A computed fold for a 477-nucleotide part of an RNA from a wastewater metagenome, annotated as small-subunit ribosomal RNA, 3' major domain. RNAcentral holds the full RNA, with entries from SILVA.

Context: one part of a larger RNA
RNA sequence: UGACGGGGGCCCGCACAAGCAGUGGAGUAUGUGGUUUAAUUCGAAGCAACGCGAAGAACCUUACCAAGUCUUGACAUCCCUUCGACGAAGCAUAGAAAUAUGUGUUUCCUUCGGAGACAACGGAGACAGGUGGUGCAUGGUUGUCGUCAGCUCGUGUCGUGAGAUGUUGGGUUAAGUCCCGCAACGAGCGCAACCCUUAUGGUCAGUUGCUACGCAAGAGGGCACUCUGGACAGACUGCCGGUGACAAAACGGAGGAAGGUGGGGAUGACGUCAAAUCAUCAUGCCCCUUAUGACCUGGGCUACACACGUGCUACAAUGGCGUUAAACAAAGGGAAGCAAGACCGCGAGGUGGAGCAAAUCUCAAAAAGCAACGUCCCAGUUCGGAUUGCAGGCUGCAACUCGCCUACAUGAAGCUCGGAAUCGCUAGUAAUCGCGGAUCAGCAUGCCGCGGUGAAUACGUUCCCGGGCCUUGUACA
Numbered sequence: 001u002g003a004c005g006g007g008g009g010c011c012c013g014c015a016c017a018a019g020c021a022g023u024g025g026a027g028u029a030u031g032u033g034g035u036u037u038a039a040u041u042c043g044a045a046g047c048a049a050c051g052c053g054a055a056g057a058a059c060c061u062u063a064c065c066a067a068g069u070c071u072u073g074a075c076a077u078c079c080c081u082u083c084g085a086c087g088a089a090g091c092a093u094a095g096a097a098a099u100a101u102g103u104g105u106u107u108c109c110u111u112c113g114g115a116g117a118c119a120a121c122g123g124a125g126a127c128a129g130g131u132g133g134u135g136c137a138u139g140g141u142u143g144u145c146g147u148c149a150g151c152u153c154g155u156g157u158c159g160u161g162a163g164a165u166g167u168u169g170g171g172u173u174a175a176g177u178c179c180c181g182c183a184a185c186g187a188g189c190g191c192a193a194c195c196c197u198u199a200u201g202g203u204c205a206g207u208u209g210c211u212a213c214g215c216a217a218g219a220g221g222g223c224a225c226u227c228u229g230g231a232c233a234g235a236c237u238g239c240c241g242g243u244g245a246c247a248a249a250a251c252g253g254a255g256g257a258a259g260g261u262g263g264g265g266a267u268g269a270c271g272u273c274a275a276a277u278c279a280u281c282a283u284g285c286c287c288c289u290u291a292u293g294a295c296c297u298g299g300g301c302u303a304c305a306c307a308c309g310u311g312c313u314a315c316a317a318u319g320g321c322g323u324u325a326a327a328c329a330a331a332g333g334g335a336a337g338c339a340a341g342a343c344c345g346c347g348a349g350g351u352g353g354a355g356c357a358a359a360u361c362u363c364a365a366a367a368a369g370c371a372a373c374g375u376c377c378c379a380g381u382u383c384g385g386a387u388u389g390c391a392g393g394c395u396g397c398a399a400c401u402c403g404c405c406u407a408c409a410u411g412a413a414g415c416u417c418g419g420a421a422u423c424g425c426u427a428g429u430a431a432u433c434g435c436g437g438a439u440c441a442g443c444a445u446g447c448c449g450c451g452g453u454g455a456a457u458a459c460g461u462u463c464c465c466g467g468g469c470c471u472u473g474u475a476c477a
Stems, first nucleotide, its partner, number of pairs: 001477002003474003007471007015461002019425002022422002026313008034304002042053002064299003068295003073127001077126002079123002082120001084118001088105001090103005107117002109114001129288002132286003138282002140277003143273001145271001150189006156165003169180003195265004200233002203230004209223003213220001236259001239253003243249001315418001319376006332363003337356002342351003383414001388409002391406004431453007
């Protein structure tokens, strides 16, 4: 000087407390451990691994296993010979395919010479190739403490020196934020601001949007309104009051759509964990080279006594079911695509194809909700939907291993809403309700977004956890 303390002081955070809804019990989806296996490819491991890499394993992917094959190679550059098709696509035969054999439309330039170009079989070797090892050799990227308020430097001063000072102190702040003081004076990386979005307004613009005009549709008119999207305005403790040290600032108030960082996002200092990744990529060294490389068929990554994590659906009456009537979004996607009306089917879906590279057409029905009525009457039920049988639909060479969906039948566990324990959340949040997108032929309870309905509670900082500053002790560095 740090680090540490079941030392002290001050302060903060959904850290506790106050609340709401969960997990832990059930079924199931998914990941992991373990076990099994020819193989169940590999990585990730407290927080910070475990719906993680994987924004989508039937083949492919695929790295694993078994069998069948190749050896200058599936991919790249160079050389030689042959040669202008020695044979690409296609077709036939054999085969599980890879592949092998046969058949097979049959180059260009030209000075006509071509050791020109181009392509191919074959050949020799230089080499290719490796998702083989080492993340404890590395780059790059990332997580984490933590969006915590810290981390440093120059000159000066002090100290023999390591170092100190500044950065400590008194206030204050979300903040090393600002003020005052001070042997310090300044500066840098962080904080804040500048960026995006959302909330208000006027202004400009007006199609594909809107519509006071029209009974309606459409045309026409218009841009007032809604909306869209440009450039602006607006919030700065600016104003008032008392408090404070005549400061910084905090408290209250006015005006205002918004008030003290208005809400959200992007943004992550010096560093820590030899943290993660050699399997995104790059790369040193080591290793393999008729194999640890390459191709193909099938299987596996989907196994199942069990254990754990994360979700979904429930256990019901604030509910389930049915009928009628009828409503309100936002944000997105669409050409090898989205597909309307119509018709067929109980349905998944099918036939067909108007329109639309889309403020125009379409996916598209928002769902909870509201209103009315009926039923159920507290039951393992008209709760719950697992499992299974049978019949179908869709995608795709192909749904057996191993896809999704529909109809009918079946109707498990779960009624003590879950032990010890444990997670999230402070407002348009939690909870709840649907909608969309990426990946994608097909496959979503996951992920990333969008809106609808919309709470409770916070006395407070004694305690638990994490963190910041000062101080103290130290068998630690």

Its mean pLDDT, the model's own confidence on a scale to 100, is 82.